[in-house]
RNA sequence: CUUAUCCAGAGUGGCUGAGGGCCCGGCCCGGCGACGCCACAGCAACCGGUCCUGAAACGGACGCUGGUGCUAAUUCCGACGCUGCCCGCGCGGGCGGCGAAAGAUAAG
Numbered sequence: 001c002u003u004a005u006c007c008a009g010a011g012u013g014g015c016u017g018a019g020g021g022c023c024c025g026g027c028c029c030g031g032c033g034a035c036g037c038c039a040c041a042g043c044a045a046c047c048g049g050u051c052c053u054g055a056a057a058c059g060g061a062c063g064c065u066g067g068u069g070c071u072a073a074u075u076c077c078g079a080c081g082c083u084g085c086c087c088g089c090g091c092g093g094g095c096g097g098c099g100a101a102a103g104a105u106a107a108g
Base pairs, nucleotide, nucleotide: 001108002107003106004105005104006103011040012039013038014037015036019029020028021027024078025077026076041071042070043069046067047066048064049062050061051060052059075102080099081098082097083096084095085094086093087092
């Protein structure tokens, strides 16, 4: 850089000791010990492996020595664009939908 996926799923103990969820605004988690590190465990199915189908590609199944990843909250919500409905005379406010950007992960 490209492609795919992102509303599911997954904890116990030990060490440490105050912040953490990328930034901003919210809203949450946290001395009933968060975050981080270690051990073991688990989840998943992107790569690998085996099998099914097939000319192939695509697709499906398994969860297997393995390579990654992950184990609070939809990528926690919002931000940018388009749009619907409602409260409203209007300024304005509330609730949704679609799309993008950015981010994360994998493979190349």
The RNA shown here (SAM riboswitch aptamer (S box leader)) has 108 nucleotides and comes from a soil metagenome. The model forms 97% of the base pairs in the Rfam consensus. Its Rfam family is "SAM riboswitch aptamer (S box leader)". Rfam describes the family as follows. The SAM riboswitch is found upstream of a number of genes which code for proteins involved in methionine or cysteine biosynthesis in Gram-positive bacteria.